RNA sequence: GCCUCGGUAGUUCAAUGGAUAGAAUGCGGGCCUCCGAAGCCUGCGAUGAAGGUUCGAUUCCCUCCCGAGGCA
Numbered sequence: 001g002c003c004u005c006g007g008u009a010g011u012u013c014a015a016u017g018g019a020u021a022g023a024a025u026g027c028g029g030g031c032c033u034c035c036g037a038a039g040c041c042u043g044c045g046a047u048g049a050a051g052g053u054u055c056g057a058u059u060c061c062c063u064c065c066c067g068a069g070g071c072a
Base pairs, nucleotide, nucleotide: 001071002070003069004068005067006066007065010025011024012023013022018055026044027043028042029041030040031039048064049063051061052060
């Protein structure tokens, strides 16, 4: 330098054009308990950046950034 794959809550993963981006875990609060743990309820929290296509983009296209792998 070229090619492939990936980047979404603090973390691990879903959602592959559609209605409020979900789950687990984490953290805060509450219930329970003599106190904790466990359990139950509740809240917080995210689409790498910019542009394009589309009525509508996490998803498709272009460029860039970051990471992993391969070729040279």
Model confidence (mean pLDDT): 82 of 100. Predicted 3D model of a 72-nucleotide RNA (transfer RNA) from a Candidatus Colwelliibacteriota bacterium. It matches the Rfam family "tRNA". Rfam classes the family as a transfer RNA. The sequence is in RNAcentral, with records from ENA. The organism belongs to Candidatus Colwelliibacteriota, within Bacteria.